The RNA shown here (transfer RNA) has 69 nucleotides and comes from Phocaeicola coprocola.
The organism belongs to Phocaeicola, within Bacteria.
RNA sequence: GGUAGUAGCUCAGUUGGUAGAGCAUUAGCCUUCCAAGCUGAGGGUCGCGGGUUUGAGCCCCGUCUUCCG
Numbered sequence: 001g002g003u004a005g006u007a008g009c010u011c012a013g014u015u016g017g018u019a020g021a022g023c024a025u026u027a028g029c030c031u032u033c034c035a036a037g038c039u040g041a042g043g044g045u046c047g048c049g050g051g052u053u054u055g056a057g058c059c060c061c062g063u064c065u066u067c068c069g
Stems, first nucleotide, its partner, number of pairs: 001068002004065002008023004017054001025041005047063005
């Protein structure tokens, strides 16, 4: 100097306009039971602190951590 930081995990979300998916967890259905399958549910101060804006995950400043040089 560059890169990444968003749900328990892996990640999407980029001309600023309701925060999402898969897996996992959990409830029900199904089954003699388990697994599989189907239908739901819970779970997030978007690393942290400020700024701009009617409105910020997204733009600007500072800062912490990972990785690359």